[in-house]
This is a predicted structure of an 83-nucleotide RNA (c-di-GMP-I riboswitch aptamer) from a Mycoplasmatota bacterium. Taxonomically the source falls in Mycoplasmatota (Bacteria, Bacillati). It matches the Rfam family "c-di-GMP-I riboswitch aptamer". Rfam links the family to the GO term cyclic-di-GMP binding.
RNA sequence: UUUUAAUAUUGGUAAACUUCAAGAAAUUGGAGGGCACAAAACUUUAGGGACUAAGCCACAAGGUAAGUCAGCCAGUUACAGUA
Numbered sequence: 001u002u003u004u005a006a007u008a009u010u011g012g013u014a015a016a017c018u019u020c021a022a023g024a025a026a027u028u029g030g031a032g033g034g035c036a037c038a039a040a041a042c043u044u045u046a047g048g049g050a051c052u053a054a055g056c057c058a059c060a061a062g063g064u065a066a067g068u069c070a071g072c073c074a075g076u077u078a079c080a081g082u083a
Stems, first nucleotide, its partner, number of pairs: 004083002012037002017032006035071001041076003047073002049069003055064003
């Protein structure tokens, strides 16, 4: 330094749900709450995938994202240090 497996320490984040607010919606933020996470840290026009459809198109169903999701994969970065 790398890989595999485990352990320990300092801690960190915060699901569902409740409530307030924003938004057309998806969803997001504050407070409470704690499901879980060794990257649940950061990153979306310009990696993939999913969700919504205001506006626009069609007026028949519907289609459409530079809107939303990174706790869906992914990319990048990082603490600790047992065998």